[in-house]
Context: one part of a larger RNA
RNA sequence: GGACGAACGUUGGCGGCGUGCCUAAUACAUGCAAGUCAACUGAAGCAGAGGUAGCAAUAUCUCUGUGGAGGUGGCGCACGGGUGAGUAACACGUAGGUAAUCUGCCUUCAGGUCUGACAUAACUCCGGGAAACCGGAGCUAAUAGCAGAUGAUGCAGCGGCUUGACAUCAAGACAGUUGUUAAAGCUUCGGCGCCUGAAGAUGAGCCUGCGUCUGAUUAGCUAGUUGGCGGAGUAACAGCCCACCAAGGCGACGAUCAGUAACUGGUCUGAGAGGAUGAUCAGUCACACUGGAACUGAGACACGGUCCAGACUCCUACGGGAGGCAGCAGUAAGGAAUAUUGCUCAAUGGGGGAAACCCUGAAGCAGCAACGCCGUGUGAGGGAUGAAGGGCUUUUGCUUGUAAACCUCUGUAGUGAGGGAAAAAACUUCCACUCUGUGGAAUAUGAUGGUACCUCAAAAGUAAGCCCCGGCUAACUACGUGCCAGCAGCCGCGGUAAUACGUAGGGGGCAAACGUUGUCC
Numbered sequence: 001g002g003a004c005g006a007a008c009g010u011u012g013g014c015g016g017c018g019u020g021c022c023u024a025a026u027a028c029a030u031g032c033a034a035g036u037c038a039a040c041u042g043a044a045g046c047a048g049a050g051g052u053a054g055c056a057a058u059a060u061c062u063c064u065g066u067g068g069a070g071g072u073g074g075c076g077c078a079c080g081g082g083u084g085a086g087u088a089a090c091a092c093g094u095a096g097g098u099a100a101u102c103u104g105c106c107u108u109c110a111g112g113u114c115u116g117a118c119a120u121a122a123c124u125c126c127g128g129g130a131a132a133c134c135g136g137a138g139c140u141a142a143u144a145g146c147a148g149a150u151g152a153u154g155c156a157g158c159g160g161c162u163u164g165a166c167a168u169c170a171a172g173a174c175a176g177u178u179g180u181u182a183a184a185g186c187u188u189c190g191g192c193g194c195c196u197g198a199a200g201a202u203g204a205g206c207c208u209g210c211g212u213c214u215g216a217u218u219a220g221c222u223a224g225u226u227g228g229c230g231g232a233g234u235a236a237c238a239g240c241c242c243a244c245c246a247a248g249g250c251g252a253c254g255a256u257c258a259g260u261a262a263c264u265g266g267u268c269u270g271a272g273a274g275g276a277u278g279a280u281c282a283g284u285c286a287c288a289c290u291g292g293a294a295c296u297g298a299g300a301c302a303c304g305g306u307c308c309a310g311a312c313u314c315c316u317a318c319g320g321g322a323g324g325c326a327g328c329a330g331u332a333a334g335g336a337a338u339a340u341u342g343c344u345c346a347a348u349g350g351g352g353g354a355a356a357c358c359c360u361g362a363a364g365c366a367g368c369a370a371c372g373c374c375g376u377g378u379g380a381g382g383g384a385u386g387a388a389g390g391g392c393u394u395u396u397g398c399u400u401g402u403a404a405a406c407c408u409c410u411g412u413a414g415u416g417a418g419g420g421a422a423a424a425a426a427c428u429u430c431c432a433c434u435c436u437g438u439g440g441a442a443u444a445u446g447a448u449g450g451u452a453c454c455u456c457a458a459a460a461g462u463a464a465g466c467c468c469c470g471g472c473u474a475a476c477u478a479c480g481u482g483c484c485a486g487c488a489g490c491c492g493c494g495g496u497a498a499u500a501c502g503u504a505g506g507g508g509g510c511a512a513a514c515g516u517u518g519u520c521c
Stems, first nucleotide, its partner, number of pairs: 001521004006517005013376006019369002021334001026332003030329003035075003039072003045066009082287003091212008101204002106200008114148003123138006154180005159174001161172004185192002213259003220250003225247004230242002262284004266277004289310005312323004340366001342365003348362001349360004379409004389400004413462001415457005423448001428442006465510005470491003476505005486493002
């Protein structure tokens, strides 16, 4: 000198764009953050008709229509969002391998979608419990589950042939042969689905070379340890696990141990080499009160799922239960220190749905904060009798100083009034065509926001401070104080004329900021 997710002190007009718990991965009141659906069932309610009781009002029952709670089922909940505790490791980066693998939804191609029976929730009744919830009996449906049929280029077994390769193998044909495995319907009739196989795309798993902090005042470490054979297991290779056999494997090219740490693109600095760093944004990983485990599923060993144990908090009728903000706000605590319990799904994106639409604290916006960067204003021109006042003074003047007053203008920002956006064309409906789609037409949709922006009006009116002035280092005098009070980044000032302390006048620097502190280069 530069930089900062900064803090503190003094001061503070506006706008744009960003950024905002670095500390306690501490504890959390309250609300919201993941639902949705032409599969199926269908409660309450409402309307109509009829019956029964009644003088009637009305009550009750049955049927029909509407309605859609609750439930079964499908898909989603493994994304999105948060945090950086752990991790020195194939975790990350980079380059490869997978002839050792999986992949829902999506795309393409080929083929298929036959028959039947049994349950169960919801519901009704009964019971237990303070509650959470639980038990029994009875009824019913499905794109829920089950059985049968058909079925190959799938899978498994057997057989030989050709080609390729990297030991195990891979590809191809022989449509060889034996066994085995499937389906679901709904519809507004447009379509949407379902099953099997092949391929693609996307996503993921696993393996490998190289790179990745400090300490030797850590020198030896290792028994599933290293390898083999055979098995178990996995989507898949493998001591991943098991039985047996052998005695190996790693290490001064730093094993092991200890400490510290998420990694990267990047960011800061520097001429560069390098050094430091890893907030925001983007990619990867890990975690979700602490520890452990599996279930479901294409995918999890699952933040707002389940089970077990533990700590903590809450409810309780003392028998037993409930909870997990490192989601968005917000609270307490800690701290030098970090924001609103806001608006909207209009856009972008995501989930469900044929669609309408629903959900979305993702996101888009608004609020708070000079926290940062950038822009802009606080007026412009004229104006000497060099006014008054202040300060200094050799008492003559010098200085503040064109500064003010005064005159003439302007209208940025701000104030008031008027107008007023873009961001929104898709989806949908209709028409046409070369019909999984393309093109055209029509209708509607804005949280931000009456905001940005434009025009008009009045009016200099509403808007300047902070630090410094001994040298380094730009900028000097007076008074007060008297080694006191104090200053100070270093050298050092202060003990009676202090340009170094305090105040004033003047001056210098930067400016909506200016200084100080901290950290890095």